[in-house]
RNA sequence: AGCAGAGUAGAAAAUCACGCGUUAAGUGCCCGCCGGACGGGGAGUUGUCGGCAGGACGAAAAACGGUAUUCAUCUUCCGUUUGCGGUGUGGUUUUUGCAUCCCGCUGCU
Numbered sequence: 001a002g003c004a005g006a007g008u009a010g011a012a013a014a015u016c017a018c019g020c021g022u023u024a025a026g027u028g029c030c031c032g033c034c035g036g037a038c039g040g041g042g043a044g045u046u047g048u049c050g051g052c053a054g055g056a057c058g059a060a061a062a063a064c065g066g067u068a069u070u071c072a073u074c075u076u077c078c079g080u081u082u083g084c085g086g087u088g089u090g091g092u093u094u095u096u097g098c099a100u101c102c103c104g105c106u107g108c109u
């Protein structure tokens, strides 16, 4: 000098546990402002994540028991169970993974 390669934060899916909502928050979408993180070092986006504010859209409950009321039912409240939500957090497994640039690391020549 050339060629090849490794490694992060994180992301996605499956699954398990514990929650939240089902009186609609959350998730997803659009927009504005602010901030963070982005292989070992440096720089770093129109990518990514978070916070705040706004906008449009928008969902599934059921059974049983107790309780208050009632002649009784409906209804109220509480609990349990089964569901539902592009639901939250954590664990496990698998897959993916430096936007990009410079340098570095490992192997070979």
Base pairs, nucleotide, nucleotide: 001109002108003107004106005105010096011095012094013093014092015091016090017089018088019087020085021084022083029055030054032052033051034050035049036048040103041102042101043100061082062081063080064079065078066077068075
Molecule: THF (Tetrahydrofolate) riboswitch aptamer